[in-house]
A computed fold for a 72-nucleotide RNA from a Candidatus Kaiserbacteria bacterium, annotated as transfer RNA. Its mean pLDDT, the model's own confidence on a scale to 100, is 82.
């Protein structure tokens, strides 16, 4: 310089055009002599940025940021 792949909650991950969800961690209460563990509920996100299409966009297009990986 080019080409793939990735970026969603504190953490790893879903959602492939119509209501952003799961585990995990957090909180709070129960059990328990106490802490673990368990067991109930329960917070937390401008979906990397900034334009674009579409009634409607995490999800389709552009560019540009950041992490991989591969070609030169």
């Nucleotide at each position: 310089u080019c080409c793939c792949c990735g970026g969603u909650g504190g953490c790893g991950c879903a959602a492939u055009g119509g209501u952003a969800g799961c585990g995990c961690a957090g909180c709070u209460c129960g059990c328990u002599g106490u802490u673990a563990a368990c067991g109930a509920g329960u917070u937390g996100g401008u979906u990397g940025u900034a334009g674009g299409u579409u009634c409607g966009a995490a999800u389709c297009c552009u560019a540009c940021c950041c992490g991989g990986g591969g070609a030169g």